[in-house]
Molecule: Glycine riboswitch aptamer
Organism: Yoonia litorea
RNA sequence: ACACGCCGACCGGGAGAGAAUGCUCCCUUCAGUCGCAGGGUUCAUCGCCGAAGGAGCAACCGCCCCGGUCACUCUCAGGCAAAAGGACCGGUUGGGGUGC
Numbered sequence: 001a002c003a004c005g006c007c008g009a010c011c012g013g014g015a016g017a018g019a020a021u022g023c024u025c026c027c028u029u030c031a032g033u034c035g036c037a038g039g040g041u042u043c044a045u046c047g048c049c050g051a052a053g054g055a056g057c058a059a060c061c062g063c064c065c066c067g068g069u070c071a072c073u074c075u076c077a078g079g080c081a082a083a084a085g086g087a088c089c090g091g092u093u094g095g096g097g098u099g100c
Base pairs, nucleotide, nucleotide: 002099003098004097006095007094008093009092010091011090012089013088018046020045021044022043025040026039027038028037030035047080048079049078053076054074055073056072060068061067062066
């Protein structure tokens, strides 16, 4: 250098499910001191999603006490307009590991 696999960075793509209801507080527009509308937020209630993370195990594998482990399962966390996040995929690149 090359091959394999691991971790990270950047760019692109990236699904699902209530813009739920009630209450507290804040901001903005209008109004002008009642309040309407929109957004955010606290608490609570019900419904839902599965692709951050987490947990459980089937098959399988191993050194067979046990352990590893799926896009399966559970929803603790997270999420249910947009934004953000997002497993995974592609491209670029950095680090070190094994083989030769």